[in-house]
RNA sequence: AGAGUUUGAUCCUGGCUCAGGAUGAACGCUGGCGGCAUGCCUAAGACAUGCAAGUCGAACGAGACAGCCCGCAGAAUGAUUGGAAGGUUUGAGAAGCUUGCUUCGAGAGCUGGAAGAGAAGGACGCGGAACCUCUGUCUAGUGGCAAACGGGUGAGUAACACGUGGGUAACCUACCUUCUUGUUGGGGAUACCAGUUGGAAACGACUGUUAAUACCGAAUGUGCUCUACGGAGUAAAGUACCCUUUAAAGGUACGCAAGGAGAUGGGCCUGCGGUGCAUUAGAUAGUUGGUGGGGUAAGAGCCUACCAAGUCAACGAUGCAUAGCUGAACUGAGAGGUUGAUCGGCCACACUGGGACUGAGACACGGCCCAGACUCCUACGGGAGACAGCAGUUAGGAAUAUUCGUCAAUGGGGGGAACCCUGAACGAGCAAUGCCGCGUGAACGAAGACGGUCCUCUGGAUUGUAAAGUUCUGUUGUAUGGGAAGAACGGUACAUAUAGGAAAUGAUAUGUAAGUGACGGUACCAUUCAAGAAAGCCACGGCUAACUACGUGCCAGCAGCCGCGGUAAUACGUAGGUGGCGAGCGUUAUCCGGAAUGAUUGGGCGUAAAGGGUGCGCAGGCGGUCCUGCAAGUCUGGAGUGAAACGCAUGAGCUCAACUCAUGCAUGGCUUUGGAAACUGGAGGACUGGAGAGCAGGAGAGGGCGGUGGAACUCCAUGUGUAGCGGUAAAAUGCGUAGAUAUAUGGAAGAACACCAGUGGCGAAGGCGGCCGCCUGGCCUGUUGCUGACGCUGAGGCACGAAAGCGUGGGGAGCAAAUAGGAUUAGAUACCCUAGUAGUCCACGCCGUAAACGAUGAGCACUAAGUGUCGGGAAACCGGUGCUGAAGUUAACACAUUAAGUGCUCCGCCUGAGUAGUACGGUCGCAAGGCUGAAACUCAAAGGAAUUGACGGGCACCCGCACAAGCGGUGGAGCAUGCUGUUUAAUUCGAAAAUACGCGAAGAACCUUACCUAGACUUGACAUCCCCUGCAAAGUCAUAGAGAUAUGAUGGAGGUUAUCAGGGAGACAGGUGGUGCAUGGUUGUCGUCAGCUCGUGUCGUGAGAUGUUUGGUUAAGUCCAACAACGAGCGCAACCCUCGUCAUUAGUUGCUAACGAUUCGGUCGAGCACUCUAAUGAUACUGCCGGUGUAAGCCGGAGGAAGGUGGGGAUGAUGUCAAAUCAUCAUGCCCCUUAUGUCUAGGGCUACAGGCGUGCUACAAUGGCCGAUACAACGAGCAGCAACACAGCGAUGUGAAGCAAAUCUCUUAAAGUCGGUCCCAGUUCGGAUUGGAGUCUGCAACUCGACUCCAUGAAGUUGGAAUCGCUAGUAAUCGCGAAUCAGAAUGUCGUGGUGAAUACGUUCCCGGGUGUUGUACACACCGCCCGUCAUGCCAUGGGAGUCUGUAAUAUUUGAAGUCGGUAGCCUAACCCAGCAAUGGGAGGGGGCCGGUGAGGGUAGGACAGGCGACUGGGGUAAAGUCGUAACAAGGUAUCCCUACGAGAACG
Repeated sequence: AGAGUUUGAUCCUGGCUCAGGAUGAACGCUGGCGGCAUGCCUAAGACAUGCAAGUCGAACGAGACAGCCCGCAGAAUGAUUGGAAGGUUUGAGAAGCUUGCUUCGAGAGCUGGAAGAGAAGGACGCGGAACCUCUGUCUAGUGGCAAACGGGUGAGUAACACGUGGGUAACCUACCUUCUUGUUGGGGAUACCAGUUGGAAACGACUGUUAAUACCGAAUGUGCUCUACGGAGUAAAGUACCCUUUAAAGGUACGCAAGGAGAUGGGCCUGCGGUGCAUUAGAUAGUUGGUGGGGUAAGAGCCUACCAAGUCAACGAUGCAUAGCUGAACUGAGAGGUUGAUCGGCCACACUGGGACUGAGACACGGCCCAGACUCCUACGGGAGACAGCAGUUAGGAAUAUUCGUCAAUGGGGGGAACCCUGAACGAGCAAUGCCGCGUGAACGAAGACGGUCCUCUGGAUUGUAAAGUUCUGUUGUAUGGGAAGAACGGUACAUAUAGGAAAUGAUAUGUAAGUGACGGUACCAUUCAAGAAAGCCACGGCUAACUACGUGCCAGCAGCCGCGGUAAUACGUAGGUGGCGAGCGUUAUCCGGAAUGAUUGGGCGUAAAGGGUGCGCAGGCGGUCCUGCAAGUCUGGAGUGAAACGCAUGAGCUCAACUCAUGCAUGGCUUUGGAAACUGGAGGACUGGAGAGCAGGAGAGGGCGGUGGAACUCCAUGUGUAGCGGUAAAAUGCGUAGAUAUAUGGAAGAACACCAGUGGCGAAGGCGGCCGCCUGGCCUGUUGCUGACGCUGAGGCACGAAAGCGUGGGGAGCAAAUAGGAUUAGAUACCCUAGUAGUCCACGCCGUAAACGAUGAGCACUAAGUGUCGGGAAACCGGUGCUGAAGUUAACACAUUAAGUGCUCCGCCUGAGUAGUACGGUCGCAAGGCUGAAACUCAAAGGAAUUGACGGGCACCCGCACAAGCGGUGGAGCAUGCUGUUUAAUUCGAAAAUACGCGAAGAACCUUACCUAGACUUGACAUCCCCUGCAAAGUCAUAGAGAUAUGAUGGAGGUUAUCAGGGAGACAGGUGGUGCAUGGUUGUCGUCAGCUCGUGUCGUGAGAUGUUUGGUUAAGUCCAACAACGAGCGCAACCCUCGUCAUUAGUUGCUAACGAUUCGGUCGAGCACUCUAAUGAUACUGCCGGUGUAAGCCGGAGGAAGGUGGGGAUGAUGUCAAAUCAUCAUGCCCCUUAUGUCUAGGGCUACAGGCGUGCUACAAUGGCCGAUACAACGAGCAGCAACACAGCGAUGUGAAGCAAAUCUCUUAAAGUCGGUCCCAGUUCGGAUUGGAGUCUGCAACUCGACUCCAUGAAGUUGGAAUCGCUAGUAAUCGCGAAUCAGAAUGUCGUGGUGAAUACGUUCCCGGGUGUUGUACACACCGCCCGUCAUGCCAUGGGAGUCUGUAAUAUUUGAAGUCGGUAGCCUAACCCAGCAAUGGGAGGGGGCCGGUGAGGGUAGGACAGGCGACUGGGGUAAAGUCGUAACAAGGUAUCCCUACGAGAACG
């Protein structure tokens, strides 16, 4: 960074898809280790069990136990004593020998301190006494603090909830810090407890007793609060320790009260920011503001009474939907987009809803009250509960862990402290869920092993240095041993110091000592063991790295897109190999990217999607020149903030990394404060160029109204006039003898205005056309004395707006939807014709759409020229309207001063195709309908421009027996032959428009033969190889048999180193079995048509174009000229063969002019002149002449045997038809192998209702028959042709010469000519068919041959529609020959004889070539393609209704609770009265009433969703039905709006 996919190819537009990264993931296969992280995304579903918030006895009374006292018992420890082993120094002496070394060594000195003994000690335990005091521990209760933190979750919330920056002179803040001042003196209760008592329980009730740091007065008032400045009001609590004989006093510590300040944490207010729908446009009554009152810690409609009528909203109110917000995370080059797990901040919530209490703080997750749903207990009376704490269970789900350890560390609560509590936290467990790291070995090693796979298979290639083998290492693992850091503070003990104090206690600081670890015997280290225990997953057609074999056969299957699979699949499945990644690999899901595919960066709108039908204009946006000043934007400094984590940079710590730590940067922002003044803006002043206005002229189908004119059509009346008119491709309906049409005159009515008329004019667009008048809008030119930016655009809004249509009233000539009739047609609801109603016209009112188009919004400025035309002007010039073109633009086409160029401003619109401009909703309309305007689902395209072809019932040119002009046929008959069909045991197979059908087949009685039936053989009828045997094989004969075959006899070749024969085993043979759509080769056809290409250059983004086009010419892309082309190749032509003329050479078997002979036959001599034969040459080239033309060439002429390619043949470009052939041959693959092979006999290919093709013979007189008679050529011949003679009517037979051929034979050519006969008829035409008798070939003519003779004598009298051949030695006609072949042509291939007619011409049919044009075709018109109907499936609209939910409204009921009121209730402190009892008051409690109020009930609607008989259209699907609407002039040009009509496209 791009790639695939629309096309035959191209460029563009445009969607779809892929490669990358990421994840709280899941699934499939696989799985060694470690570190660090992460782990219910679904049911804010329900929860068993345990734990998650307590603590303080130094606040208080009380209780229990223990100690203190006595007795028993005696553990750890252990004063003291004891001296072993061992170590070290020395060492008498001894041994060995190398005589100065080594070894042994009693003993001694110094150490060392084991075993043992053991005073003391008094734990734990047992028993007792005492309960007065004291000490310690524990406990329920009173009291204090905490429980509002920590932990969870994301339901709700679109909000000051969050983020960010401010404000609070409108506030609070327990514990903490600091400062000031106090802490005096009293009182009455109460829990616990005791007694009685209720209840199943939960939990109470009553009586009595008692304490406090619990509660209440009084005093004081540093202060604080209020104040009418006189004053009034307002606190407290002690406990422990030290000192002391105790008390008092004092001190210390922890408290308590009042107040000031701080810190911390909050409350409230506020600017800005972050979301979807306008198919949610209006919302709001405490609503907005004010005044009084209340309320709160505090401002405020926060609440209340009254007054006013405001407030919010297109800069999006209100409503609905969705959603916790954020630091950040993922992605991206960035801008952005997406996300909001873990970690951090804030908010909200705690079963659902409501409420307050306590408190510094809550309207409180593990508190209270009430209501609701649910679960549990119950004695049925009543109670209990809330895991969105940690584990765990169940449900749901694709899916998410242990009912673990510890408070060691960090942190929190309580306490003076020890300490207690802490599912916070730290750790461990489970899971490849993720990230990071390591390993599964390393080096050498070729017999290139075995095995596998593949192949061209004696062998090779590959797996592959891979393995084996040798050497080495030891990470992880295994085993054994050692073994951390994390531990510091605090407290305790001791010591020292400091300040103060009389001292002590205490405080602070320093030092020493002992002690504290869940993880965990973990990390780490050492040693041992042995390569020993550790590799998979996906892919391999392209994108995309990596290929072969087999199996399968549009099946099974694959697939992200394009697409693979129908018998040779690199795409399915398996294997081998290869590629990629690797303890993982793939798949699925989601997000970003690629996607410039929503474009700010960074897109577009003439034709691809997209300019509003047009104007006016409010808001909004933008705005000319100069000066002054301000400083909002802007620029530039400073300050604050932007938490930490994350990110980046640099370092550091775990062996590295992930991870963690430190420092710095960054955090684009917001706030604040200086400064600058160019630009934008606000303000002030000026200017004239933009804009407007004045004056003078001008053009015009601009608009409205009213008049008026002529032509034409129709109608009416009358006259003339007579049989038709009218209409069409042709007709008919229609009109007309009741007088039409035609014609003449007169009249009526309506509508439209010929010529002028013009890419001429005017208008904003729609649009506007006779003439005249009135009213009226805009524009242009000239002129500058006026105003002084007054401008441009324009969402909404308003107005105008063709045709059709609608309403009311007129009008109605012509035309004419609908309708009727006539035609056409398969049909014809059409096109054509005859009629004809709405409508078209007018007035008024609606509608508001068109392909309302220049498919091009408006305005301004700038950027080459040339030219036509309109208006003005004397001109210069100005304003319109067109054409051609430069630069430039464009995908191309094209645009180009009238831009689609270069820029600026504003508006509208687009984002794949279909569904669909549809549905729903809203709105407008009388209606028709308009405007606004989706989705589900389906597809991988849809589309634009241009290119090459092909095609056209497009155009132009040209050619061809293509038509025409002619001649003769076919189609009718009979027969022959081929095919189809049918039949059959078989009728073998192939060929199928042209380009199959007298074709393969140049010849089926057997054979051929491939088919059928029957009978046989199985290494085979045929080839190669191996082994064994060896005297016989072929032939001849006999027997059996249909034969193959078998047996016997005879026979004797070849072989014998076995090549011969027989037998045997297997490799193999064999196959006319399949596939011509696997192939080679060969062939047909377009077509002997003139085409098909290439190199270089040039043009084009490109496919491609040019050349090859154009003008001539030609049979021809033949040649010439022109030309961005110049050349070249395959084709054409020529070269080849043959015929025609001549020459040369040659002269037998040919020929005979001259000569001779002659049997009169070139027969013989002779000759080679001629003919001929067969070889070589020559000849013709538009060469010559005339005309014409630039030329090529054409026309005419001469000469010539031949004249413009002289006639004919061979020769067939690139290609097309998956054309034909596997049955000529060859061949891949598949199939058969006692048969699909081989042999044999017989049968079949020869069948026969029908159909088709190709031929023969005819239908007759241009003829038949009879007789006579003339003239060929090509060829063939020894298993042959056969003369000639004889026999036979004849086919033929018998005998037989010649000839391997210019010698002999086939071989008489026939038509023709001459003569005769027949006389137009089913015949003297015609010969089928049939009967009889024969001939020949052959082993054999029954199925099934040909020929001959006699007899028979069918159809047929020239052939419907249709169709074929032929342009000259041709057609037609007449014979002859040959191949095949034993025999068997009417076929085929050749050959000669006789020998025409016609061609004006290219309109038409067919085929072809060239150019051009259109195209929605490219499998290419046998193309493409539209709609109804039928069937299946899918999603969706409507739908009587039905069910559910949401938020409100009205009304009713109304719990708890706060608030207010009230009184025949109860009541310790304090106050008053009283001696007292007691009474009253304050305060408190309870009752009742009222207001408010969750929830419930009722009612009518609103909105949303589910289901829904039936119904509407849509999509899709296989080769269904009906037509043929569109694409070519698509056969009626197409399309748009509208109305009507119709099975359907449609008309």

Model confidence (mean pLDDT): 83 of 100.
Small-subunit ribosomal RNA from an uncultured Bacilli bacterium, 1547 nucleotides, folded computationally.
Its Rfam family is "Bacterial small subunit ribosomal RNA". Gene Ontology terms of the family: structural constituent of ribosome and ribosome.
The sequence is in RNAcentral, with records from SILVA.